Two RNAs folded together computationally: RNase P RNA and transfer RNA, 439 nucleotides in total. It holds a member of the Rfam family "Bacterial RNase P class A".
[in-house]
RNA sequence: GGAGUCGGCCGGACAGUCGCGUCGUUCGCAAGAACGCCGAGGAAAGUCCGGGCUCCCGAGGGCAAGGUGCCAGGUAACGCCUGGGCGGCGCGAGCCGACGGACAGUGCAACAGAGAGCAGACCGCCGAUGGCCCCGCGAGGGGAUCAGGCAAGGGUGAAACGGUGCGGCAAGAGCGCACCGCGAGUCGGGCAACCGACCGGCACGGCAAACCCCACCCGAAGCAAGACCAAAUAGGGGAACCAUGGUGCGGCCCGCACCGUUCCCGGGUUGGUCGCUGGAGCCGGAUGGCGACAUCCGGCCUAGAGGAAUGACUGUCACGCCGCAAGGCGCACAGGACCCGGCUUACAGGCCGACUCCACUU
RNA sequence: GCGCCCGUAGCUCAAUUGGAUAGAGCAUCGGCCUUCUAAGCCGACGGUUGCUGGUUCGAUUCCAGUCGGGCGCGCCA
Numbered sequence: 001g002g003a004g005u006c007g008g009c010c011g012g013a014c015a016g017u018c019g020c021g022u023c024g025u026u027c028g029c030a031a032g033a034a035c036g037c038c039g040a041g042g043a044a045a046g047u048c049c050g051g052g053c054u055c056c057c058g059a060g061g062g063c064a065a066g067g068u069g070c071c072a073g074g075u076a077a078c079g080c081c082u083g084g085g086c087g088g089c090g091c092g093a094g095c096c097g098a099c100g101g102a103c104a105g106u107g108c109a110a111c112a113g114a115g116a117g118c119a120g121a122c123c124g125c126c127g128a129u130g131g132c133c134c135c136g137c138g139a140g141g142g143g144a145u146c147a148g149g150c151a152a153g154g155g156u157g158a159a160a161c162g163g164u165g166c167g168g169c170a171a172g173a174g175c176g177c178a179c180c181g182c183g184a185g186u187c188g189g190g191c192a193a194c195c196g197a198c199c200g201g202c203a204c205g206g207c208a209a210a211c212c213c214c215a216c217c218c219g220a221a222g223c224a225a226g227a228c229c230a231a232a233u234a235g236g237g238g239a240a241c242c243a244u245g246g247u248g249c250g251g252c253c254c255g256c257a258c259c260g261u262u263c264c265c266g267g268g269u270u271g272g273u274c275g276c277u278g279g280a281g282c283c284g285g286a287u288g289g290c291g292a293c294a295u296c297c298g299g300c301c302u303a304g305a306g307g308a309a310u311g312a313c314u315g316u317c318a319c320g321c322c323g324c325a326a327g328g329c330g331c332a333c334a335g336g337a338c339c340c341g342g343c344u345u346a347c348a349g350g351c352c353g354a355c356u357c358c359a360c361u362u
Numbered sequence: 363g364c365g366c367c368c369g370u371a372g373c374u375c376a377a378u379u380g381g382a383u384a385g386a387g388c389a390u391c392g393g394c395c396u397u398c399u400a401a402g403c404c405g406a407c408g409g410u411u412g413c414u415g416g417u418u419c420g421a422u423u424c425c426a427g428u429c430g431g432g433c434g435c436g437c438c439a
Stems, first nucleotide, its partner, number of pairs: 001358010012317007020039002023036005041333001045344002048342005053222002056219001060254004066217004070084005085099001086097004100213002105211002107207002122154002124150003129147002132143004162180006181202001182200002185198005226274004236265006245259004267438002281300008319330004363435007372388004381419001390406005412428005
C1' cells in the first nucleotide's frame, strides 16, 4: 500500500423566522392568550418468540394439541445470549449449521434399471468340479460352454449391501493383510456433549422440515386487559335447543360450582378519571467470572396523546457527486400508543478499535 | 391489539397427502368456413406457481423468512 474478518459507535451541527402537542404558572366569564420545561428510534417496523402487569379460571387428575431439540451455563423468561463439542466452508483472522432417535413400529423412493432393501445378473469374467467334443496306447493335453460358479469391470440410477492397494483364486469375493471408514465392549480424560487408546468384525443404506418414539416446556385471554364515576333506554318481540342439557372467555373427559342458554330483530350508550410510565431503567466505577452475566457504590430523570403533536423555511458549516471556476444537486431507512428482553427485516454515508493474508521498503 | 385466510397464464379456476412437460375455460394471434362479420372447427402464443432461502434424488405441495391483499372480533340491557 492492497484485500479482508470481527466488535463498538454515529447517522447531520449551529443560528434565525414561522408553527404544533402534553404539562405547569399567570391572565380571562368563556373561547383562548402569554411565559416556561419537555417532546421518537436503532430499528419506534414485522408482530415472529419470551416475560412483567391485569382479569377470569383456579381441589386435583388424565388425554389431545402445540412448541423446543448436541452439551453446560446465563437470564424474570425465551426459539435469545455466552462458552464448549461435532460437522461443513475459508490459506487465515474467522464464518455457517432445524445438530436427539432410522435394530420401537408403520410408511415413502416416479422414471430408468437385471436388481431399490435381508435385492439382483443385461453385457461381462470363469468354467477349478461333473458331463460333451478332439488329439494321444497311456499318463495327459486342447477346445466349446451344458450344468454351474462369480460380482472384479461395463451399464441404470439421487442412491446398488464398505473404499483404496497388495496377496489370493478357475474367475472372484473381508477370503487374508495394511490403511481409511464403521461398530459393540474395556480402560483413561471430561460435570456433559464428546475425545483418545486398546479390541472386534464388515453386519446394521437414505428420508423423521413423513407419521412416529424419547426428553423437556406449556391454564386462558389480552390495556379494546381491568377499576371507578356519570349518562341514556323499551330488562321489548321472534326463532331454535332444552336436563345423557347449558354456563363458568380455556380443545376434550372425569371432577367442582351455578341454572335456562344461543341466535336474530328492535333499543340505548358510543362521555370522564385512573391504569400511564421511575423501570428486570440509563451513565460511570469497583469486585467476581474465559464469557454471557452477577453483586456493590456513586450520579441522572428521559414522550405519555382523541388514531391525529414532535414540523417547515432561510443562512453558514460538515459530508457525497458533478463542474476549470462561479456554482448546482443530494443528504438513508423510517416514526411511539401498557411496558420490557430478544429475534428478524429495512438503512445514503461515516468514525473508532482489535486481528488476518498478500506485496514492497528499512 | 388479537384471531384467521389468500397469492398459479391478461382474467376465472385446476393440479390425487411431493413424482417430472404445471393443465382447462374465456381473452389474444393465425388458418379453415362465409360475399363479409359473428358463431363454429383446427392450431399457436402466453408461467420466476408473489419473492428469497432451506429439507428432499425430486417442491405449486413440506419448513423458515419476507412482500402484498382480504375477513372477523368492542360496551349496556